Context: one part of a larger RNA
Molecule: small-subunit ribosomal RNA, 5' domain
Organism: uncultured bacterium
RNA sequence: GAACGAACGCUGGCGGCGCGUCUUAAGCAUGCAAGUCGGGCGGGAUCCAUGCGCUUGCGCAUGGUGAGAGCGGCGGACUGGCGAGUAACACGUGGGCGACGCGCCCUCCGGACGGGAAUAGCCUGUAGAAAUACAGGGUAAUGCCGGAUGCGAACGCGCGCGCUGGAGGCGCGCGUGGAAAGCCCCCACGGGGGCGCCGGAGGAGCGGCCCGCGGCCCAUCAGCUUGUAGGCGGUGCAAGGGACCACCUAGGCUACGACGGGUACCCGGCCUCAGAGGGCGGACGGGCGCAUUGGGACUGAGAUACGGCCCAGACUCCUACGGGAGGCAGCAGCUAAGAAUAUUCCGCAAUGGGGGGAACCCUGACGGAGCGACGCCGCGUGGGCGAGGAAGGCCGGAAGGUUGUAAAGCCCUUUUGCGCGCGAGGAAUAAGGGGAGGAGGGAAUGCCUUCCCGGUGACUGUAGCGCGCGAAUAAGCGCCGGCUAAUUACGUGCCAGCAGCCGCGGUAACGCGUAAGGCGCGAGCGUUGUUC
Numbered sequence: 001g002a003a004c005g006a007a008c009g010c011u012g013g014c015g016g017c018g019c020g021u022c023u024u025a026a027g028c029a030u031g032c033a034a035g036u037c038g039g040g041c042g043g044g045a046u047c048c049a050u051g052c053g054c055u056u057g058c059g060c061a062u063g064g065u066g067a068g069a070g071c072g073g074c075g076g077a078c079u080g081g082c083g084a085g086u087a088a089c090a091c092g093u094g095g096g097c098g099a100c101g102c103g104c105c106c107u108c109c110g111g112a113c114g115g116g117a118a119u120a121g122c123c124u125g126u127a128g129a130a131a132u133a134c135a136g137g138g139u140a141a142u143g144c145c146g147g148a149u150g151c152g153a154a155c156g157c158g159c160g161c162g163c164u165g166g167a168g169g170c171g172c173g174c175g176u177g178g179a180a181a182g183c184c185c186c187c188a189c190g191g192g193g194g195c196g197c198c199g200g201a202g203g204a205g206c207g208g209c210c211c212g213c214g215g216c217c218c219a220u221c222a223g224c225u226u227g228u229a230g231g232c233g234g235u236g237c238a239a240g241g242g243a244c245c246a247c248c249u250a251g252g253c254u255a256c257g258a259c260g261g262g263u264a265c266c267c268g269g270c271c272u273c274a275g276a277g278g279g280c281g282g283a284c285g286g287g288c289g290c291a292u293u294g295g296g297a298c299u300g301a302g303a304u305a306c307g308g309c310c311c312a313g314a315c316u317c318c319u320a321c322g323g324g325a326g327g328c329a330g331c332a333g334c335u336a337a338g339a340a341u342a343u344u345c346c347g348c349a350a351u352g353g354g355g356g357g358a359a360c361c362c363u364g365a366c367g368g369a370g371c372g373a374c375g376c377c378g379c380g381u382g383g384g385c386g387a388g389g390a391a392g393g394c395c396g397g398a399a400g401g402u403u404g405u406a407a408a409g410c411c412c413u414u415u416u417g418c419g420c421g422c423g424a425g426g427a428a429u430a431a432g433g434g435g436a437g438g439a440g441g442g443a444a445u446g447c448c449u450u451c452c453c454g455g456u457g458a459c460u461g462u463a464g465c466g467c468g469c470g471a472a473u474a475a476g477c478g479c480c481g482g483c484u485a486a487u488u489a490c491g492u493g494c495c496a497g498c499a500g501c502c503g504c505g506g507u508a509a510c511g512c513g514u515a516a517g518g519c520g521c522g523a524g525c526g527u528u529g530u531u532c
Stems, first nucleotide, its partner, number of pairs: 001532004006528005013379006019372002021337001026335003030332003035074003040071002047064007081290003091214007100207003105203007113147001115145002122137006154176008182195005216262003223253003228250004233245003265287004269280004292313005315326004343369001345368003351365001352363004382412004392403004417469006426459001432453007476521005481502003487516005497504002
């Protein structure tokens, strides 16, 4: 000098864009953060209308409305948070899988026949303070289970082709065992269409595993290792593997640093620097890991699952003392800690995500607003003229010098501010309606392409623009011995104090304190900390 997720002191007008618990991976009150589908299913509280009974207040029937809960499907493995752990194929980079997987999405081929048994909800009852549990009865489905048909694919056997170092790939034959679900719309009742369902092939994208190379400190850590290193066979997995198991062999790593200890998420990047290098990994993007601590599996295409389950520990809460409930490293917010870090805000209008045929619902992701000079950038605090160089201050013995065109005064402007008025853009269309063309088709609903109409704004009466008013609403901070730009006076008297280094202060202090003047930067200026 540059830089900062900064803090502290003094000061503080506005706007834009960013950033904001670096400490205690400490503990958390409250609200919200993941639901959705009635076009999968059974059912149906409540309310309304009509009618009936009619002890005028209840009951019943029909129709409509349809809450909450339940079964079922998809989603809750994404998004969002944090960096504890991890020195590791965790990450980065380049490769491999002839050793693998995949729900939703896209393309193509084929299919969906016919049955059965249950169980929530519900009703009755029991136990319990509650959380909840149990027994009996009975019911539905795109829930569950058999049967049929099964091309292809799977497995076994045989044959052939081609490739390879090699198990693999392709084709043919035989055998084995393996599928399915309906719902909605139109109809000329023949059927047609949409969303789904089953088997198979391919794609897209996502993931799993393996390898080469690369990136910290300590040798005051020198030897480490028994599933250890390898083999044969098996188990297991989507898949390779000592991943696991039995047996066999006795190996394997290490001074090119094994093992141990310390520290640390890694990268794109960020800071600095002429470069080489050094430091860092906050925000944004990618990967990994974690979710009160430790362990475990279940479900599922996918988890060993932040807002799922089980067990154990610590902690907090409820309790009728028998027993239960909880997990903010989601968004706000609180306590504590600390030098220190924000609102218990608005909205789903946009973008994106989940569900749904759709309307739509959900979304503290996100879009915005609020707070903080925390940072960067921009603007303003006025402009011109104005010398008898006014007054006052300071210096000087005086003359005078200086503050200083500075002020006053005159003329002007109105950024900003205040008041009033106008007022964009972010909005793309979906359903639906209408027109044109096309494939299939007897028609209709529907399908594909395209055009027009057709709603929606949290921010927000925002940005911006116009009019009016009036210099009006707006300057500080550090320094002045040398380094280093800027000096005098008074006070103090090795005191009080200053100080980054050298060093100042003991009676004339350019170094302390105050004032005047000056220098530097300016809504900031200094100090401290850290890096280069």